[in-house]
RNA sequence: GGUCCCGUGGUACAACGGAUAGUACGCAGGUCUCCGGAACCUGAGAUUCAAGUUCGAUUCUUGACGGGACUA
Repeated sequence: GGUCCCGUGGUACAACGGAUAGUACGCAGGUCUCCGGAACCUGAGAUUCAAGUUCGAUUCUUGACGGGACUA
């Protein structure tokens, strides 16, 4: 350089083109308790960026950026 794949809370993953973007762990607060790191309840927290298609985009298209695999 070429081809291909991936990019979603702190981490690991979901989401037939239509939901308030969901779950687990973690984090914060609370209840309980002699104590809490156990149990239960509540909460904060994310779609890499820019265009395009569409009534509607996490999803489809293009480009950019980042990561990875193979190849020369």
This is a predicted structure of a 72-nucleotide RNA (transfer RNA) from a Saprospiraceae bacterium. The RNAcentral record of the sequence draws on ENA. The prediction has a mean pLDDT of 80. The organism belongs to Saprospiraceae, within Bacteria.